c-di-GMP-I riboswitch aptamer from a Desulfobulbaceae bacterium, 75 nucleotides, folded computationally. Its mean pLDDT, the model's own confidence on a scale to 100, is 84.
[in-house]
């Protein structure tokens, strides 16, 4: 560097739900909480889905694909 990811080790993240704030909404942020995740890190580029205030407007990266980057282990 590549490949692989275990009834292992060290860390990481955090669905539903609850509380507060923001938003018209989808939804977002913070705290609690863990269903999960080996890119569930970042990115709206392609497709999908959702919102409606119908606009060349928003939301979703934890729907799939693409792009960029990256921790641990070598059983």
């Nucleotide at each position: 560097u590549a490949a692989a990811g275990a009834c292992a080790a060290a860390g990481c993240u955090a669905a539903a739900c609850c509380u507060g704030c923001c938003g018209g909404a989808a939804g977002g942020c913070a705290g609690g909480g863990a269903c999960g995740g080996a890119a569930a890190g970042c990115u709206a580029c392609g497709g999908g889905u959702c919102u409606u205030g119908a606009g060349c407007a928003g939301a979703u990266a934890g729907c799939c694909g693409g792009g960029c980057u990256g921790c641990c282990u070598u059983a």